[in-house]
Context: one part of a larger RNA
RNA sequence: UUGGGCGUAAAGCGCACGUAGGUGGGUUUGUAAGUCGGAUGUAAAAGCCCUGGGCUCAACCUGGGAGGUGCAUCCGAAACUGCAGAUCUUGAAUGCUUGAGAGGUUGGUGGAAUUCCAGGUGUAGGAGUGAAAUCCGUAGAGAUCUGGAGGAAGACCGGAGGCGAAGGCGGCCAACUGGCAAUGCAUUGACACUGAGGUGCGAAAGCGUGGGGAGCAAACAGGAUUAGAUACCCUGGUAGUCCACGCCGUAAACUAUGGAUACUAGGUGUUUGGGAAGUUAACCUCCUGAGUACUGAAGCUAACGCAUAAAGUAUCCCGCCUGGGGAGUACGGUCGCAAGGCUAAAACUC
Numbered sequence: 001u002u003g004g005g006c007g008u009a010a011a012g013c014g015c016a017c018g019u020a021g022g023u024g025g026g027u028u029u030g031u032a033a034g035u036c037g038g039a040u041g042u043a044a045a046a047g048c049c050c051u052g053g054g055c056u057c058a059a060c061c062u063g064g065g066a067g068g069u070g071c072a073u074c075c076g077a078a079a080c081u082g083c084a085g086a087u088c089u090u091g092a093a094u095g096c097u098u099g100a101g102a103g104g105u106u107g108g109u110g111g112a113a114u115u116c117c118a119g120g121u122g123u124a125g126g127a128g129u130g131a132a133a134u135c136c137g138u139a140g141a142g143a144u145c146u147g148g149a150g151g152a153a154g155a156c157c158g159g160a161g162g163c164g165a166a167g168g169c170g171g172c173c174a175a176c177u178g179g180c181a182a183u184g185c186a187u188u189g190a191c192a193c194u195g196a197g198g199u200g201c202g203a204a205a206g207c208g209u210g211g212g213g214a215g216c217a218a219a220c221a222g223g224a225u226u227a228g229a230u231a232c233c234c235u236g237g238u239a240g241u242c243c244a245c246g247c248c249g250u251a252a253a254c255u256a257u258g259g260a261u262a263c264u265a266g267g268u269g270u271u272u273g274g275g276a277a278g279u280u281a282a283c284c285u286c287c288u289g290a291g292u293a294c295u296g297a298a299g300c301u302a303a304c305g306c307a308u309a310a311a312g313u314a315u316c317c318c319g320c321c322u323g324g325g326g327a328g329u330a331c332g333g334u335c336g337c338a339a340g341g342c343u344a345a346a347a348c349u350c
Base pairs, nucleotide, nucleotide: 003322004321005320006319007304008303012318014201015200016199017198021194022193023192025088026087027086028085029084030083031082033081034080035077036076037075038074039073040072041071042070049065050064051063052062053061054060091191092188093187094186095185096184097182098181099180103177104176105175106174107173108172109171115149116148117147118146119145120144121143125136126135162169163168206247207246208245209244210243211242215241216240220236221235222234223233258317259316260315261314262313263312266295267294268293269292270291271290272289273288274287275286276285278283299306300305323350324349325348332343333342334341335340
């Protein structure tokens, strides 16, 4: 609990879809719920305020008056909000025409490299390190050539380049499929924004069942280093990493910056559309969109910095914060096979 805030001090849900709710474009007519004006009634006494009186004064007591943001009824106003009707096209959406892209799913396919297997040539080393050793090798290794097996990953292009809501996405081909942008026309006519609950997606690791297993590699073993070395270095090496299906639901899930709309100097690069002039064309110049970056004015900021992709100027909606520790813990609830997740205190202490 008002207020003030949320890039870095506490604080933006990991991301989306969407229910209730909140909010919502232009013109016009009506209505009168909100709103505004007036009247009447009510609003106990005491108190407060004004003015008298009584205790010697005062406090105190007491008479009278005034006042009262409220509520109810009635009359009125119609700008704004609401409600009802009509209408419009600029918000939103749809169609047609084009365009870029590692967007997604499924199937297929090629090459380089590592490892292993078989064979040829060939002989004493190889590997590894700061130096070594464990290790491999005369039962023929390493090197080199030929053939084969298998799994995983996609050099160059490749870019502060592109796409996706986020997580994320990279050889090539095909099928299916989502989104985005531009130009002009047509159509609907506010159909919009946000979104408590809810639902879905969600890296890596981990879990379940079944496959697969080349390389790498937690655990583990050995060798070194060291005072020690449960490490860093070396030799091995199992889960895992890969596939299918099902769970988990968390990350510095970061732009540490929620979404939408409008407005507010420029300059430079880059991706991709449209238009115009020059040019056969490439290309270049200018104009105009949509992205992605750097720099910078006003403004903002505690500063750093942000700056038309705002952290500027405003509006709408949601989420969240309220001293440090205890603690993202206990208890309870709920989800999960488990690991654990979500929700979430207090005592005490400084």
The part of an RNA shown here (small-subunit ribosomal RNA, central domain) has 350 nucleotides and comes from a metagenome. The prediction has a mean pLDDT of 89.